[in-house]
Transfer RNA from an Isosphaeraceae bacterium, 73 nucleotides, folded computationally.
NCBI's taxonomy places the organism under Bacteria, Pseudomonadati, Planctomycetota, Planctomycetia, Isosphaeraceae.
Model confidence (mean pLDDT): 81 of 100.
The RNAcentral record of the sequence draws on ENA.
Its Rfam family is "tRNA". Rfam classes the family as a transfer RNA. Rfam describes the family as follows. Transfer RNA (tRNA) molecules are approximately 80 nucleotides in length.

RNA sequence: GGCCCGUUCGUCUAUCGGUGCAGGACACCGCCCUUUCAAGGCGGAAAGGAGGGUUCGAUUCCCUCACGGGCUG
Numbered sequence: 001g002g003c004c005c006g007u008u009c010g011u012c013u014a015u016c017g018g019u020g021c022a023g024g025a026c027a028c029c030g031c032c033c034u035u036u037c038a039a040g041g042c043g044g045a046a047a048g049g050a051g052g053g054u055u056c057g058a059u060u061c062c063c064u065c066a067c068g069g070g071c072u073g
Stems, first nucleotide, its partner, number of pairs: 001072007010026004018056001028044005049065005
C1' cells in the first nucleotide's frame, strides 16, 4: 500500500428502516428493609465515532474520514 471486520450508557451487550422515554446485566445515585453493613426490594440518571447522501422516516442502507482489529503483496 491492498482487502476484510468492527465502533451503541462507566463496562459488557440486545436491537439492525417505523413513530413512543433505544431494552437488559453489572457498576453508580436515591428510597425501603436492617441496631449498622452486606444481601434483598423499589425507583432514577446515563449511549448510536465525525461529516455527507438515500428515504416520508436512519443506530440500522450507501459514501468519505477517524479510531481499533485481522489477513496479505